[in-house]
RNA sequence: GGGGAUGUAGCUCAGCUGGUAGAGCACCUCCUUUGCAAGGAGGGGGUCAGGAGUUCGAGUCUCCUCAUCUCCACCC
Numbered sequence: 001g002g003g004g005a006u007g008u009a010g011c012u013c014a015g016c017u018g019g020u021a022g023a024g025c026a027c028c029u030c031c032u033u034u035g036c037a038a039g040g041a042g043g044g045g046g047u048c049a050g051g052a053g054u055u056c057g058a059g060u061c062u063c064c065u066c067a068u069c070u071c072c073a074c075c076c
Stems, first nucleotide, its partner, number of pairs: 001072007010025004019056001027043005049065005
């Protein structure tokens, strides 16, 4: 330098053919307990890596950039 993959909640990850952004764990409140844990019920939390474009509508499609991983090439 070139190719490929990944980037979504605090963490691990879904999200199908473009149509209301989700799950588990964690966190908060309540119930249960003498108390804790476990269990049950409810709740909060998002610049979908960044920017631009296409579209009535983009996490999803296109382009550019960044980060990480990986393969190839080059130089010494």

Predicted 3D model of a 76-nucleotide RNA (transfer RNA) from a Chloroflexota bacterium. It matches the Rfam family "tRNA". By type it is a transfer RNA. NCBI's taxonomy places the organism under Bacteria, Bacillati, Chloroflexota.